Source information
This is a predicted complex of two RNAs, RNase P RNA and transfer RNA, with 419 nucleotides together. Rfam match: Bacterial RNase P class A. Rfam classes the family as a ribozyme.

């Protein structure tokens, strides 16, 4: 140097806060009632990212979610998984001297659009050279020529040699593309060998576009119960409106909107689950799979904090749930292990 | 679901010289002196030129990014 993990001050008192439990208090406050409320005890009580919400699921609802366009994601193979844009093995390809590390890596011979200047041309190429002729010669002119020079990110395979008037895949060998066949591998590709003399062959798909594969919509204020309060008036309306989130179709139900009024309480949802620890076993590994053990926040204006003493090398950075799980991306003072 | 470009407003898009226009500032001319006109200059580094950097930050595609994709910050709007 590189990869890969763990920890995120500790311990003791003393105040204070949010949930549980038990146990007392008086029927005493608040409410119609569920149900809060005091008091003592006891036990508990944020993170690695709890952030951004940027993907994926589970949960609810709406038809247990239909069919088309239309939109969106994702893109090298083959696993893992509930599911992914997430992991993990591999392949190819770039960088490191190495350990490694990184890649949005499908198609440009399906159309089509761009490529400023500069350049003779920017896609189906004679300015400059080079060569031949016409002339004795220049200068021009007309043909041939992609070696050579100039322009440009890029000039229509490279590089060498036969040729040749100069030249050129026009030949010829290696190398690139291209087409086949063999071996190896589930594959992506890899290895060998044949054949094509170069074609539809420049870049660009983080340009439309094409190809495959996936995606119903809204979200915990999601939805369900249960209690209290009201006062109704007007518009609209079966080729109507809504469920249905852009259009069409199908489908299902009949309403639907405005104005007054009233009411804003309470429980569930809610934390026991793709959960965590151990040990075996299968597998490179991502993961499974079986046995045993643990129980770990649940507020609704929303709780973690203060203050004292010891202790460490340091007074200790990032930043604090709101329905819950895998990821990701960004923040982050130090410590400290272990492999190459 | 949008937006960020000089001091400020705001141009600039099938991706091709960034900074057009406008206020504002600032030198000159005009005046006895302002005012108003009118003429130049005005992103940063440099005395000038030459270069270079420069579209909220930091990557990336691309021959090239104000523009197209990624991650981050402010800030606005709807639910």
């Nucleotide at each position: 140097g590189u990869a890969a993990g763990a920890c995120a001050g500790g311990u003791a008192a003393u105040c204070g806060c949010g949930g549980c439990u038990g146990c007392a208090g008086g029927a005493g406050c608040c409410g119609a009632a569920a149900g809060g409320c005091u008091g003592c005890a006891g036990g508990u009580g944020a993170g690695g990212a709890a952030a951004g919400u940027c993907c994926g699921g589970g949960c609810u609802u709406c038809a247990c979610a239909g069919g088309g366009c239309a939109g969106g994601a994702u893109g090298c193979c083959g696993g893992a998984u509930a599911a992914c844009g997430u992991c993990c093995g591999g392949u190819g390809g770039a960088g490191g001297c190495g350990a490694c590390u990184c890649c949005a890596a499908g198609g440009a011979a399906a159309g089509u659009g761009c490529a400023a200047c500069a350049g003779a041309a920017a896609u189906g190429a004679a300015c400059c050279g080079c060569c031949u002729u016409c002339u004795g010669u220049u200068u021009g002119a007309a043909g041939g020529u992609a070696a050579g020079g100039g322009u440009g990110g890029a000039a229509g395979g490279g590089c060498a040699g036969u040729g040749u008037a100069a030249g050129a895949g026009a030949c010829u060998a290696c190398c690139g593309c291209c087409c086949u066949g063999c071996u190896g591998g589930c594959a992506a590709c890899a290895g060998c060998g044949g054949g094509g003399g170069c074609a539809c062959a420049u870049g660009u798909a983080a340009a439309c576009c094409c190809c495959a594969u996936c995606c119903g919509a809204a979200g915990c204020a999601a939805g369900g119960c249960c209690g209290g309060a009201u006062a109704a008036a007007g518009a609209c309306g079966a080729u109507g409106u809504g469920g249905c989130g852009g259009c069409c179709c199908g489908u299902c139900a009949c309403g639907u909107c405005u104005u007054a009024g009233g009411u804003u309480g309470g429980c569930c949802g809610c934390u026991u689950u793709a959960a965590c620890c151990u040990g075996c076993c299968g597998g490179c590994g991502a993961c499974g799979g079986c046995a045993g053990g643990u129980a770990u926040a649940g507020a609704u204006a929303g709780a973690u904090g203060a203050u004292u003493a010891c202790c460490c090398a340091a007074c200790g950075a990032c930043a604090u749930g709101a329905c819950c799980c895998g990821g990701c991306u960004u923040a982050u003072c130090g410590u400290c292990u272990u492999g190459c | 679901c949008g937006a960020a470009u000089g001091g400020c407003g705001g141009a600039a898009u099938u991706g091709g010289u960034a900074g057009a226009c406008g206020c504002g500032c600032u030198a000159g001319a005009c005046u006895c002196a302002a005012a108003a006109u009118c003429u130049g200059g005005u992103u940063u580094c440099c005395a000038c030129a030459a270069g270079a950097a420069g579209u909220g930050a930091g990557g990336g595609u691309u021959c090239g990014a104000u523009u197209c994709c990624c991650u981050c910050u402010u800030c606005g709007c709807c639910c």